[in-house]
Context: one part of a larger RNA
RNA sequence: CCGUGGUUAAGGAACUCGGCAAAAUGCCCCCGUAACUUAGGGAUAAGGGGGGCCAUUUCCGGUGUAGGGACUUGCUCCCGAAGCUGGAGGUGGCCGCAGAGACUAGGCUGAAGCGACUGUUUAUCAAAAACACAGGUCCGUGCGAAGUCGCAAGACGCAGUAUACGGACUGACGCCUGCCCGGUGCUGGAACGUUAAGGGGACGGGUUAGCGCGCAAGCGCGAAGCUCUGAACUUAAGCGCCAGUAAACGGCGGUGGUAACUAUAACCAUCCUAAGGUAGCGAAAUUCCUUGUCGGGUAAGUUCCGACCUGCACGAAUGGCGUAACGACUUCAGCGCUGUCUCAACCGCGGACUCG
Numbered sequence: 001c002c003g004u005g006g007u008u009a010a011g012g013a014a015c016u017c018g019g020c021a022a023a024a025u026g027c028c029c030c031c032g033u034a035a036c037u038u039a040g041g042g043a044u045a046a047g048g049g050g051g052g053c054c055a056u057u058u059c060c061g062g063u064g065u066a067g068g069g070a071c072u073u074g075c076u077c078c079c080g081a082a083g084c085u086g087g088a089g090g091u092g093g094c095c096g097c098a099g100a101g102a103c104u105a106g107g108c109u110g111a112a113g114c115g116a117c118u119g120u121u122u123a124u125c126a127a128a129a130a131c132a133c134a135g136g137u138c139c140g141u142g143c144g145a146a147g148u149c150g151c152a153a154g155a156c157g158c159a160g161u162a163u164a165c166g167g168a169c170u171g172a173c174g175c176c177u178g179c180c181c182g183g184u185g186c187u188g189g190a191a192c193g194u195u196a197a198g199g200g201g202a203c204g205g206g207u208u209a210g211c212g213c214g215c216a217a218g219c220g221c222g223a224a225g226c227u228c229u230g231a232a233c234u235u236a237a238g239c240g241c242c243a244g245u246a247a248a249c250g251g252c253g254g255u256g257g258u259a260a261c262u263a264u265a266a267c268c269a270u271c272c273u274a275a276g277g278u279a280g281c282g283a284a285a286u287u288c289c290u291u292g293u294c295g296g297g298u299a300a301g302u303u304c305c306g307a308c309c310u311g312c313a314c315g316a317a318u319g320g321c322g323u324a325a326c327g328a329c330u331u332c333a334g335c336g337c338u339g340u341c342u343c344a345a346c347c348g349c350g351g352a353c354u355c356g
Base pairs, nucleotide, nucleotide: 001351002350003349004348005347006346007345008344010342011341014340019337027051028050029049030048031047036041038172052094053093054092055091056090057089058088059087060086061085062084063083067079068078069077070076071074095099107335108334109333110332111331112330113329114327115326119131120130135170136169137168138167139166140165141164147156148155149154173322174321175320176319178252179251180250183249184248185245186244187243188242189241192240193239194238198234199233204228205227206226207225212221213220214219253271254270255269256268257267280314281311292308293307294306295305296304
């Protein structure tokens, strides 16, 4: 020096990102126990007192002997000295620093955030505020169900049947959940427009008979047939179009002026929009400016708590705001306690190191 233990004057968190670690609390009996609350809890709340051994004594039980009593006369029931045994108390005494004497064995309280809760998770750096959850809502599905797996047969769903099953979001409970359907999606509609292959086949093109026609040979024209191209017309869903739908994806304004101090603006005007953010909350797990301002706590507080509202950039099932209980969660504070520290010291054990 490393690892692991023990003790420490005075102080007692001054340490530190942070009481990390350590210390402290710890069992049983008795007394006593707040806010709040979903009336169950909170609660071992908190906070107190007692605890060993000996003698003596009282009370309550268990067993049930001797004995007594009852009757239905017996493996019956009741009472019950003595003996044995369990528990509680009274009084007196004894010892130690200490009596739950070792081991074992909750620290407590107050305030806030998040998540209701018990659960689940990154095997091997994350246990959480993440996931799940009961509950809520919406959508689909009438049974050979929807959905899923499979090329299919087939299977699951289900030996179920809408109080069922599948999908999505939210996440106990309480109070609630505002406005917008213009965009995107979904659902419905089918008049009109657009729209594929197919059907359709107008017009046009190619070929040409031993000569149909024109012409001097050769060329030109050219029927039928074969063939190429292919217009009109016909024709579905979809899209356009018309509606509905936000616990579907999502969205939820600006400017100017105005009150008899000032300031502010209930009020007015105007532009834009599909509609301009309602309730509640708000410097917040969200606030840049910011250590906002005020209040509380401290001698002193960028954190914390209570307010204010100027919300850069909260907001209502991507749920809003509360909430008892719960949490190896996060933050702040107090009491207790301590070598965390002021500030270090000594001791035990095992190493490292030196010698052998």